Description:
A computed fold for a 74-nucleotide RNA from a Candidatus Martarchaeota archaeon, annotated as transfer RNA. Taxonomically the source falls in Thermoproteota (Archaea, Thermoproteati). Rfam family: tRNA. Rfam's curators write: Transfer RNA (tRNA) molecules are approximately 80 nucleotides in length.

């Protein structure tokens, strides 16, 4: 240097032939149970969807160029 693949909650990740309010498990915060603590159940905060720009009535999703990461070839 060339190719591919990934980035979306504090962590792991889904979801997309372009069209509803962006979703789960942990985790965190409150209740609830208990003599307390885990456990369990119930309810809540938490998202500039990597930047940054184009298509389009509409973009996490499609097209560009950058950024980081992991892999391959050289």
């Nucleotide at each position: 240097g060339c190719c591919g693949c990934a980035g979306u909650a504090g962590c792991u990740c889904a979801g997309c032939u372009g069209g509803u309010u962006a979703g789960a498990g942990c985790g965190c915060c409150a209740g609830a149970c208990u003599c307390a603590u885990a456990a369990u159940c119930u309810g809540g905060a938490g998202g500039u969807g990597g930047g940054g720009g184009g298509u389009u009535c509409a973009a996490c999703u499609c097209c560009c160029c950058c950024c980081u990461g992991c892999g391959g070839c050289a």